[in-house]
RNA sequence: CCGUACUAGACGGGGAGCCAGCGGUGCCCUAUAUCCGCAAUCCGCUAUAGCGGGGUUGAAUUCCUCCCCUCGGCGUGGUCAGAGAGCCCAUAUUAUGGUCGAUGAUACUGAUGACUGGGUCCCACGCGACGUAGACUUGCGAACCCCGCCAGAUCCGGAAGGAAGCAACGGUAAACAGGACCCUGCGGGUGCCGUGGGAGUGCCUGGUCUGAGUCAUCAUUCAUAAGAUGCCCGCUGGUCAAUGACAACGGGAGGUGUACGG
Numbered sequence: 001c002c003g004u005a006c007u008a009g010a011c012g013g014g015g016a017g018c019c020a021g022c023g024g025u026g027c028c029c030u031a032u033a034u035c036c037g038c039a040a041u042c043c044g045c046u047a048u049a050g051c052g053g054g055g056u057u058g059a060a061u062u063c064c065u066c067c068c069c070u071c072g073g074c075g076u077g078g079u080c081a082g083a084g085a086g087c088c089c090a091u092a093u094u095a096u097g098g099u100c101g102a103u104g105a106u107a108c109u110g111a112u113g114a115c116u117g118g119g120u121c122c123c124a125c126g127c128g129a130c131g132u133a134g135a136c137u138u139g140c141g142a143a144c145c146c147c148g149c150c151a152g153a154u155c156c157g158g159a160a161g162g163a164a165g166c167a168a169c170g171g172u173a174a175a176c177a178g179g180a181c182c183c184u185g186c187g188g189g190u191g192c193c194g195u196g197g198g199a200g201u202g203c204c205u206g207g208u209c210u211g212a213g214u215c216a217u218c219a220u221u222c223a224u225a226a227g228a229u230g231c232c233c234g235c236u237g238g239u240c241a242a243u244g245a246c247a248a249c250g251g252g253a254g255g256u257g258u259a260c261g262g
Base pairs, nucleotide, nucleotide: 001262002261003260004259005258006257009057010056011055012030013029014028015027020046021045022044023043024042034054035053036052037051038050063255064254065253066252067251068250072246074244075243076242077240078239079238080237081236082235084233086231089230090229091228093226094225095224096223097222098221101218102217103216104215105214106213113209114208115207116206117205118204119203120202121198122197123196124195125194126193127191128190130187131186132185133184134183136179137178138177139176146171147170148169154163155162156161
C1' cells in the first nucleotide's frame, strides 16, 4: 500500500420553555433525515446525563474537535401606543379662604353689629269657599201584580138592586231629569281668613341701642383641596442601520482504530 472480517461512532441539528441540571415528548427555526414502544396532573436519566427492543452503515463526502458565516428565536436598552396604580414634585385649570390694590354701587335721609316683635315653615281647632251625599222643591213617571172614579163587558138575583173590576180620566211610589242654596253629614294637591301651640335665625319687614363702613367685579400674591397633562412604578403590544449570549444550513482546518492474509 492492497484485500477480507469487525469495533468505537453515525443514521439530524438548533432556539425558547420546563428543570437543581441533562435529554426527550409538545411549540418554533433549519430542511429531508432508519423502524417500534414510553411521556405535560409529563417521561427517562445524573456530569459517560433519554430509556428499552430491532435494522442499516462504518474508519471517512458520512465519525470527532476547532474556526468562519448568520436563518432563527431569546435577553437588555431606546422609542411609540394602550390600560392600571401612586403622587401633587413641575405646568396650566377649577373651587374656597386670606393679604394688598383698582373700578363701581350703596351709606349720618344711618352702613355694620347686638337685642327683640311679626311674616315666610310645621301641628291642632274654628270659620269660609269648593265638591259630594241626604233632606227640601219642580217636572216626568206603573198594560196587570199602586190609589180614586169606574163607560162597556162579566158575576149574583124573578125584579129592585148588589159585587168584583179592565181601558179612558185624575193622582201617586221608586227611578229619572232639573232647581235652590235655607238645613244636616262627609272630603281634601282648599284659603291674601281667625285662634292657640311649636320650630328656627336662612330670607323679608318693624322697633330699640351703637355710630362708619358695607357689597360686587377684576388684578396681584399666599395657603388649602381636587382632578388633568407631565412625573414615578410595574404590565401588555408594536418598532429599531442599537446591543449581548446562543445558533440550524453552508464553508474551512485538523484528528481517529482492531484482527488475519498478500